Overview
Bacterial large signal recognition particle RNA from Conexibacter sp., 266 nucleotides, folded computationally. A source record names the gene ffs. Taxonomically the source falls in Conexibacter (Bacteria, Actinomycetota, Solirubrobacterales, Conexibacteraceae). The prediction has a mean pLDDT of 79. RNAcentral holds the sequence, with entries from ENA and MGnify. It matches the Rfam family "Bacterial large signal recognition particle RNA". Rfam classes the family as a non-coding RNA gene.
RNA sequence: CCGUGCUAGGCGGGGAAUUAGCGGUGCCCUGAAUCUGCAAUCCGCUCUAGCAGGGCUGAACCCCCUCUCAAGGGGCGCCGGCUUUCGAGAUGGCGCGCUGUACGGAGGCGUUGAUGGUCAGGUCCCGCGCGAUGACGGCCCGCGAACCAGGUCAGGUCCGGAAGGAAGCAGCCUUAAACGGUUUCCGUCAUGCGUUGCGGGAGUGCUUGGCCGGAGCCAAUCGGCGGUGGCGCGCUCGGGAGCCCGCUUCGACAGAGGGUGCACGG
Repeated sequence: CCGUGCUAGGCGGGGAAUUAGCGGUGCCCUGAAUCUGCAAUCCGCUCUAGCAGGGCUGAACCCCCUCUCAAGGGGCGCCGGCUUUCGAGAUGGCGCGCUGUACGGAGGCGUUGAUGGUCAGGUCCCGCGCGAUGACGGCCCGCGAACCAGGUCAGGUCCGGAAGGAAGCAGCCUUAAACGGUUUCCGUCAUGCGUUGCGGGAGUGCUUGGCCGGAGCCAAUCGGCGGUGGCGCGCUCGGGAGCCCGCUUCGACAGAGGGUGCACGG
């Protein structure tokens, strides 16, 4: 140096939490790396730090150590920065909503006559009248009686010697009751209707007109000045969450360097 067979070791690691400490089950991050049993009101160990029983690999790119890089996690922030959320408070800071006030402010009316006064009316209520509407009745038209309505009464019947009379069915005509229709007209009754009408009542709220009188009146529309409401925003204090940054801590994977057995044979 080569070959063969073994052994040590390896067959995942890390973070937080838990623990006197270590490891595991569980959670999270990586990664690809065996099986069975135990295990969070925990399971098993003792700086040699899972225990028990199997399997694979095995002196090396694979095992061990150191360094570099770096995913990811934890801690802190001399109130580091940004965003967001919850609670409390303060003055009423800004806006907004509601509301008050006629400010010798805008605006409108007014000597072609304001506020006000007076007279007469309307609007309001009741009654009457008139009308409208509705209902009914009348008038009018039509239809309408086998017999117990009328007129005329064929046939037939009755009286009569005859002449001639009498009653009278059907048919026809006209009507009664009933039924149907109708623009208009007349009458009766009624009203949640109307009014160029009349009378009575109520009343100054509004409005119309005449007269008196002689300078103000209106309106919360705009502005101004207030009040009120946490509705929106802002301010103060205290808490929560997320992201970024700084410091620190642990650190997977990866890379680099170094180190490490036994036996036999050649």